Record summary: This is a predicted structure of a 66-nucleotide RNA (transfer RNA) from Silurus meridionalis.

RNA sequence: GUGGUAGCUUAGUGGUUAAGGCAUUGGACUUUGGCUUCAAAGAUCAUGAGUUCAAAUCCCAGCCAC
Numbered sequence: 001g002u003g004g005u006a007g008c009u010u011a012g013u014g015g016u017u018a019a020g021g022c023a024u025u026g027g028a029c030u031u032u033g034g035c036u037u038c039a040a041a042g043a044u045c046a047u048g049a050g051u052u053c054a055a056a057u058c059c060c061a062g063c064c065a066c
Stems, first nucleotide, its partner, number of pairs: 001066004007022004015053001024040005047061002050058001
């Protein structure tokens, strides 16, 4: 200096349900499995504090990785 967001990976540059892919679970399909397809669940955004009507996003401290 860059980064930390779901099991993994990635988006989200102050505004009201935090988005997608893979994986997982269930259904359909299949003799079974796989493929395909439909759906569901899974995040209090690494930690603490502050500013603000409102913070993943801005300020500060300290932790971890490169």

The RNAcentral record of the sequence draws on Rfam.
Rfam family: tRNA. Rfam describes the family as follows. Transfer RNA (tRNA) molecules are approximately 80 nucleotides in length.
Model confidence (mean pLDDT): 80 of 100.